[in-house]
RNA sequence: GCGUGGGUAGCUCAGUGGUAGAGCGGCUCGUUUACACCGAGUUGGUCGGGGGUUCAAAUCCCUCCCCGCGUA
Numbered sequence: 001g002c003g004u005g006g007g008u009a010g011c012u013c014a015g016u017g018g019u020a021g022a023g024c025g026g027c028u029c030g031u032u033u034a035c036a037c038c039g040a041g042u043u044g045g046u047c048g049g050g051g052g053u054u055c056a057a058a059u060c061c062c063u064c065c066c067c068g069c070g071u072a
């Protein structure tokens, strides 16, 4: 360089056109002498950047950036 997979919450990942989610984590409360466990509540996002298509884009198209794998 070419091909290919990926970039979404603090972390690991779902979500393939119609209100962005789960688990773990953080915070508060309960429980305990206290901590942990457990239970309840709560907290969470310019969906990598820019542009386009559409009534409507995380999702489709173009371009750029970053990471992994393959190839010479």
Base pairs, nucleotide, nucleotide: 001071002070003069004068005067006066007065010024011023012022013021018055025043026042027041028040029039030038048064049063050062051061052060
This is a predicted structure of a 72-nucleotide RNA (transfer RNA) from a Verrucomicrobiales bacterium. Its Rfam family is "tRNA". The family's RNA type in Rfam is transfer RNA. The source organism's lineage runs through Bacteria, Pseudomonadati, Verrucomicrobiota, Verrucomicrobiia and Verrucomicrobiales. The prediction has a mean pLDDT of 83.